[in-house]
């Protein structure tokens, strides 16, 4: 440079993200099976299970040209047949895969250690004799199978002799080679034949076939050997013919193959021996490939033939359709004895999810026999059966819109869709039907005729050519012509995502689906059905299995700090790897040639069937072997070197190790003195000690253990670990200078050694501390945390154990790769708050790396070598087994079952914390007044009831919906009525009608009757009728709209662009200040913007201008409109600024006061009973009308209020000052009557005009004098008023009388920061009246207190931890109880497998002996052995009362161990204890929060 070839992902852990990691899917394939369906052809394949048992038929015969004999036909010649002798074949072909892990297979080499019938070639030969025997005939035995005996006979049957090479043996020679040997040659000895058959001819031969010997070939077989060939070490030692030698034997041949003797070897962690599984290969499937899996069909090899053993015959067998023996089974039998082997083709039974006809033919191909014709051939060629695979064809084509009917859907007078689909018109005829024609596969062989060639005396014979005749199972098949006519031909699965394709109805966590995720609890694209759609199509789905995806075992091509994973550490044999130079060799390596790599298959190129599948031809080789070459690298052997490593010398640091000795402080104990009531301990206490004198204090003594300060991310050591001082002994390190050795190195399976704490054994010791234990507390409990005691132990010696979060969670060694700042040891230059080198020890950090966090010359970077380890979670570091241990236990180390993920990793956003920091709020505090106690009012619960209608339930329900239940309201109950309806629209018919009034019946609705009418009569009104429909305060607020509450008037919530991060996300919005405020300023990888905040709106405080009526009122006041005024604007201080503080002025000062206004969102918050509304439900009732009752019911509880308990008061009298409202169905003056409520009469006012209307507290007098009162007013009685159809259930008011509880309220709890709280009256809505003490407004009088943010509550911002995300009302652990599942142990019981020992031993081979003696044969014995029996063990499987733990399962019990500092930080090892999670002791880790300190680093 060219050519060729070539790799896809998705779903699922999370609130979201990245990663790790498993599970699942999409693809291809199959000797398949099952479900539904089915028109035809071609091609291929068809018992994977019971190597289970087999009825019946067939699958190996042939030769008369080897032989005698017999028979059939024929007059005969002759032709034909065959039981036997004989020859060849039957060892092929066909089947199956049980066994076999190497006596096998594949590939290569080899036999100088071998055989080979038939066939080919070569050289020679075939001479002479002999005795039998079957058949047959006779006789005998037996049921049969069959057997015996006498006699006869033939051969290409058998035997002997002769001949001779080869061969063998012995003895020599020569050549070659050498490890054994091979070739040639000489002598001696030994070994053979069918004179056959047929044809021809006749000179006694020729020809064909057959035969004997030799050599060679071909073919086939046998042996040896290298390499390769499954799992298991929970199989680690195996082996006595075992390993070798010598000598016999045996074999075609080598060999312990066999035997005798001798020696003691041989194999094995590169996996022997054992166990399990399995025929091997070419190849097949898959895959980009490397690989992985498989070994159907076809082909090669092996093994087997009911099971086991044995030999015979033969060229070949230890023989599927031969034989002998044993065993099991089946069959026949006259019970004496016999017969059999479908893993040949069909077929049967059985097993099983499952696999075909008891077919045709030797026509073709091939095989056996024969001289040949020919015979045989379930090999083979064909057909049959089944959609089993692959492949091809068809089920029609064109036109056709009233977009038909019908189905389905919808927003339903209509539209959409099935759909040009149908119908209809025109056309075609593959296929199917019917009727004709009609192949290829056939060429040989044989027979006839003719010709030619070579040789021969000739003829047969041999060879060649031409021609004629004859041979087809399939099959009248393929193919083809014609006839008729769209005629004869479409299903299956899916439609939530992955994954192409959607709607309706039914169902309602049911029925069911499901490959994974998951769907179904009344609107299911996920179930079932329908319509539609998608995919493939004579098939389509499902199930099973294999590969792929899966880089999820990683050679290509993975990992081990935190996800699973570095052995606790070192030493070190084997092994693996290994510095520099030189020349050599050529094992690896590279390269050329050769052989082989069977065929088929695959690939490439052609060709043949109409095409394809299928078939044919040609080409094509990454292996192995051999041979020639190259020599860089590795290797081998040799020599040399010094950079690795080591040795010597001199220095040097050190809690390095061992032994011995010594010291001081403290604790405890003992003795004595002083002293006198407590001590001790805790959150607070108690147990405990103490007047028998404690604690305290002083002196003296004893004992054991540990070594303060120094002390330090400082030192040493391999790690564990090591800390007073001294002496002795020992090991390693570092530095410096020189010298020496000369790769001596690195790593290290197995092995060996060391190895904290706890624990164990023996003997000491025992001060303090302290598992266990006891007591005291705490607590619901407290087997704990806290306290008082206290034993093992802790200490020493010797011996075990061998594990820890034995951690840097980071194996060792070597090299390379920016810097900066500390610190320890050493050296040099030097004398400087230095510099350099080197060996350690730390922090930050560049490149790089990482999933991220982080690491970063002490790597987790870049490379090399060696070792160890990992492969989803749980089960489980468990069981079994083995090894070690005194034990505790340690090491090695599974499975069944179960889940779709995992307490997997890192990081993100939230939320939460009995984590931290900052800030705010009537949140606390400081105050004032209440509630909680009483009585009453009112709402709620509960109870009651025929009904006590319904809703609202922490905050955010409870004087709430209800701004007003006697009827109505009203929804509830009882009873009585109506049914197109009380109300709406439509249709038909009728109408002196409807409304109104009166009467009668009735509780009323209603019914009946009368009256009534000049407004209606297009009927708009009424009645009757039919159906569409009305109606529902019936259900669902968890189907909804709208509205509302709450966090919260809290200051927050977001976006665009940019930037950072793989990403979720971050930044902005954090930081420093400031604010009521994410308000503003400064800084900043951010710059801007939006919704909120603020402002704009309304009321109010000041003055001004203008205007105004209604008794007075020029002004003023009042009312209304309009503009003004306040902005940190001014001054001072502080501050970079924002702003804060103070002041001036001003009616008002720092958002002046109040209101309306409520961000993104939260609570499936509230409301289907305001209204609207989907779906469901009722329709002579869940609708509607009426009367009465109920919502007012009263043991009890709660909430919200009113009135009080009194003198800051009550009562009596007098007297003063508002605002805001309301009024004609109304407010009502004045006057009169009544004690009063009220009444009578009557006036004004449609309201700045009249009225309600008196304001009250206050003020001025008087009285009461601390009492259950002249407080308080409940309750009850009597008499009245008012409203209304009606006052009984169930209204209010008045007067008189009555005069309850209550003397300031427990725990607890509420509101309020100024015109506020408190207190005092006034008004309004609703309303006939009113249960209003409620609600909403109005004004009058008018305080106290706030140091402050520690604490309670709520909220905001930042940060931290988290195993939470339904978000702490979270998550979650273990016992116990229940059900189910698999599994371990288990007294045992029942099998199976392979061995061992002893015993017994068939047949055969071999040997010996005997009979017989020619051979053959027979009998007995011996060795050995299949099989059988006995015994003790081994391995393995099943089962087993009981028992152990494990797993799974919406709502069981007990606690709360873990996650936040999880409320005692957690975890690891170990020991003890305990219902359980667990607790405690000892040692260790940080994978602990918080605060403080120290050290170091960075920046200023």
């Nucleotide at each position: 440079u060219u050519u060729u070839u070539u790799g896809a992902g998705a779903g699922u852990u999370u609130g979201a993200u990245c990663c790790u990691g498993g599970c699942u899917c999409a693809g291809g394939a199959u000797u398949a099976a099952c479900g539904c369906u089915a028109g035809c052809g071609g091609c291929a394949g068809g018992c994977c299970u019971a190597a289970c048992a087999c009825a019946u038929g067939c699958a190996a015969g042939u030769c008369g040209a080897a032989c005698g004999a017999g028979g059939u036909a024929g007059c005969a010649a002759u032709a034909c047949c065959u039981a036997g002798u004989g020859g060849c074949a039957a060892a092929c072909g066909g089947g199956u895969g049980a066994g076999u892990a190497a006596u096998a297979u594949a590939u290569g080499c080899u036999c100088a250690a071998u055989c080979u019938a038939c066939c080919c070639a070569u050289a020679a030969g075939a001479g002479g004799g002999g005795g039998a025997u079957a058949a047959c005939a006779g006789c005998u035995c037996g049921a049969a199978a069959g057997a015996g005996u006498u006699g006869c006979u033939a051969a290409u049957a058998c035997c002997c002799c002769a001949u001779a090479a080869c061969a063998u043996g012995u003895a020599g020679a020569a050549a070659c080679a050498u490890a054994a040997g091979u070739u040639u040659u000489u002598a001696c000895a030994u070994c053979u034949a069918a004179a056959g058959u047929u044809g021809c001819g006749u000179u006694u031969g020729c020809a064909a076939c057959a035969c004997u010997u030799u050599u060679g070939g071909a073919u086939g077989a046998g042996g040896g050997u290298g390499u390769a060939u499954c799992u298991u070490a929970u199989c680690a030692g195996a082996u006595a013919g075992u390993u070798g030698g010598u000598g016999a034997g045996g074999u075609a041949a080598c060999g312990g193959c066999c035997c005798a003797c001798c020696a003691a070897g041989u194999c094995g962690a590169u996996g022997a021996c054992g166990a399990g599984u399995a025929g091997c290969u070419g190849u097949g499937c898959u895959g980009a490939g490397a690989g992985g899996c498989a070994g159907a069909a076809c082909a090669g090899c092996c093994a087997c033939a009911a099971u086991g053993g044995g030999a015979c015959u033969g060229a070949g067998a230890c023989a599927c359709g031969g034989u002998c023996c044993a065993u099991a089974c089946u069959c026949c039998u006259a019970c004496g004895g016999g017969a059999g082997g479908c893993a040949g083709c069909a077929g049967u039974g059985g097993g099983g999810a499952a696999u075909u006809u008891u077919u045709c033919a030797c026509a073709a191909u091939g095989g056996g026999g024969g001289a040949a014709a020919c015979c045989c051939u379930g090999a083979u060629g064909g057909a049959g059966c089944a959609a089993u695979c692959c492949u091809g064809c068809g089920u029609g084509g064109a036109u056709g819109a009233u977009g038909a009917a019908g189905g389905c859907c919808c927003u339903c007078u209509g539209g959409g869709u099935c759909g040009u689909a149908a119908a209809a018109u025109c056309c075609u005829u593959u296929u199917a039907u019917a009727a004709g024609g009609g192949a290829c596969g056939a060429a040989a062989g044989c027979a006839g005729u003719a010709a030619c060639u070579a040789g021969g005396a000739a003829a047969u014979g041999a060879g060649u050519u031409a021609u004629u005749g004859u041979u087809g199972a399939c099959u009248g098949u393929a193919c083809u012509u014609u006839u008729u006519g769209a005629a004869u031909a479409a299903g299956u699965a899916a439609c939530g995502g992955c994954u192409a394709a959607c709607u309706a109805u039914g169902u309602g966590c049911c029925a069911g689906c499901a490959g994974c995720c998951g769907c179904g609890g009344u609107a299911a694209u996920a179930c079932a059905u329908a319509g539609g759609u998608u995919a493939c199509a004579a098939g389509c789905g499902u199930u099973a299995u294999c590969c792929g995806g899966a880089u999820u075992u990683a050679c290509u091509g993975g990992g081990c700090g935190u996800a699973a994973a570095g052995c606790g550490a070192g030493c070190g044999c084997a092994g693996a790897u290994g510095g520099a130079c030189u020349a050599a060799c050529a094992a690896g390596u590279c390269u050329g040639g050769u052989g082989u790599u069977a065929a088929a298959g695959a690939c490439u190129a052609a060709g043949g069937c109409u095409u394809a599948a299928c078939c044919u031809u040609a080409g094509c080789a990454u292996g192995c072997a051999u041979u020639g070459g190259a020599a860089a690298c590795u290797g081998u052997a040799a020599g040399u070197c010094u950079a690795g490593a080591g040795u010597u010398u001199g220095a040097u640091a050190g809690g390095a190790a061992g032994u011995u000795u010594u010291a001081g402080a403290a604790c405890u104990c003992c003795a004595u003195g002083u002293g006198g009531a407590g001590c001790g301990g805790u959150g607070g206490a108690a147990u405990g000690c103490g007047c028998a004198g404690a604690u305290a204090u002083a002196u003296g003594g004893a004992a054991g253990a540990a070594u303060a300060c120094c002390g330090g991310u400082g030192g040493u050591g391999a790690a564990a670990a090591c800390g007073a001082a001294a002496a002795c002994u020992u090991a390693g390190g570092u530095c410096a200078c020189a010298a020496c050795u000369g790769a001596c190195a690195u790593u290290u399976a197995g092995g060996c050694u060391c190895g904290a704490a706890a624990g164990u054994g023996u003997g000491g010791g025992g001060a303090g501390c302290a598992a266990a234990u006891a007591g005291g507390a705490u607590u619901a409990g407290a087997u704990a945390c806290c306290c008082u005691a206290g034993u093992a132990g802790u200490c020493c010696a010797c011996a075990c154990c061998g594990u820890a979060a034995a951690c840097g969670a980071u194996g060792g060694u070597u090299g390379u790769u920016a810097g900066a700042c500390g610190u320890u040891g050493g050296u040099g230059c030097u004398u400087a708050a230095g510099c350099a080198c080197u060996a350690g020890u730390g922090u930050c950090g560049u490149a790089g790396u990482u999933a991220a966090c982080g690491c970063g010359a002490u790597a987790a970077a870049c490379a090399a070598c060696c070792c160890g380890c990992c492969u989803g979670g749980g089960u489980a570091g468990u069981a079994c087994a083995u090894u070690c241990g005194c034990a505790a236990g340690a090491a090695u180390g599974a499975a069944a079952c179960u889940c779709a993920a995992a307490c997997g990793g890192a990081a993100u956003u939230g939320a939460c914390g009995g984590g931290g920091a900052c800030c705010c709020g009537c949140a606390c505090a400081a105050g004032u007044g209440g509630u909680g106690g009483a009585g009453c009012a009112u709402g709620u619960u509960g109870c009651u009831u025929a009904a006590u209608u319904c809703g609202a339930c922490a905050a955010u329900a409870c004087a709430c919906g209800u701004a007003a239940a006697a009827c109505c309201u009203u929804a509830c109950c009882u009873g009585g009525g109506c049914u197109u309806g009380a109300c709406a629209u439509c249709c038909u018919c009728a109408g002196c009608a409807a409304a109104g009034u009166c009467a009668u019946a009735g509780a009323g609705a209603u019914a009946u009757g009368a009256u009534g009418g000049a407004g209606g009569u297009u009927a708009a009104c009424u009645g009757a009728g039919a159906g569409a429909c009305a109606g529902g305060u019936g259900g669902u607020g968890c189907a909804u709209g709208g509205u509302u509450g709450u966090c919260g008037u809290c200051a927050g919530c977001u976006c665009g662009u940019g930037u950072c991060g793989u990403g979720a996300g971050a930044u902005g919005u954090u930081g420093g200040g400031u604010u009521a405020a994410g308000u503003c300023c400064c800084g900043c990888a951010a710059c801007g913007a939006g919704c909120g905040c603020a402002a704009c709106c309304c009321c109010u405080a000041u003055g001004g201008u203008u205007a105004g009526u209604u008794a007075a009122u020029u002004c003023a006041u009042c009312u209304a409109a309009c503009a003004a005024a306040a902005c940190u604007g001014c001054u001072a201080g502080c501050g970079c600024a924002a702003g804060c503080u103070a002041g001036a002025g001003g009616a008002a000062g720092g958002u002046g006061g109040g209101g309306a206004c409520g961000a993104c969102g939260u609570c499936a918050a509230a409301u289907c009973a305001u209204c609207a509304u989907g779906c469901c439900c009722c329709u002579u009732a869940u609708g509607u009308c009426c009367a009465g009752g109920g919502c007012u019911g009263c043991a009890a509880a709660c909430g919200u209020g009113c009135u009080a308990c009194a003198a800051u008061g009550g009562c009596u009298g007098g007297u003063a000052c508002a605002a805001a409202g309301c009024g004609u169905u109304g407010c009502u003056a004045a006057a009169c009557c009544g004690u009063a409520a009220g009444g009578u009469c009557a006036u004004g006012c449609u309201a700045a005009u009249c009225g309600c209307a008196a304001a009250a507290a206050g003020c001025c007098a008087g009285u009461c004098u601390c009492a259950g009162u002249u407080c308080g007013g409940a309750u009850c009685g009597a008499a009245g008023g008012c409203u209304g159809c009606a006052a009984u259930u169930c209204g209010u008011c008045u007067u008189c009388g009555u005069g309850a509880a209550g003397u300031u309220g427990g725990a607890a709890u509420c509101a309020c920061u100024a015109g506020u709280a408190a207190u005092c009256u006034c008004g309004a809505a609703u309303c006939a009246g009113a249960c209003a003490u409620g609600u909403c407004g109005a004004g009058g009088u008018g305080a106290a207190u706030a140091c402050g943010u520690u604490c309670c509550c709520g909220g905001g911002u930042c940060u931290u931890g988290u195993a939470c995300a339904c978000a702490c009302c979270g998550c979650c652990c273990g016992u116990c109880a229940a059900a189910c599942u698999a599994u371990g142990a288990g007294a045992g019981c029942c099998g199976c497998u392979a061995a061992u020992a002893c015993u017994u031993a068939a047949a055969a081979c071999c040997g010996u002996u005997c009979c017989a003696a020619u051979a053959a044969g027979g009998a007995a014995c011996g060795u050995c052995u299949a099989g059988g029996g006995u015994a003790g063990g081994a391995g393995u499987g099943g089962u087993g009362a009981u028992u152990g733990g494990a797993g799974u399962u919406a709502a069981g019990u007990c606690g709360u161990a873990a996650c936040a500092a999880g409320g005692u930080a957690c975890c690891c090892c170990u020991a003890c204890g305990a219902g359980a999670a667990c607790g405690u002791g000892g040692g260790g880790g940080u994978g602990g929060a918080u605060c403080a300190c120290c050290u170091c680093c960075u920046u200023u």
Notes: This is a predicted structure of a 1500-nucleotide RNA (small-subunit ribosomal RNA) from Equivita sp. (SeqCode). It matches the Rfam family "Bacterial small subunit ribosomal RNA". Its mean pLDDT, the model's own confidence on a scale to 100, is 82. NCBI's taxonomy places the organism under Bacteria, Bacillati, Coriobacteriia, Eggerthellaceae, Equivita (SeqCode).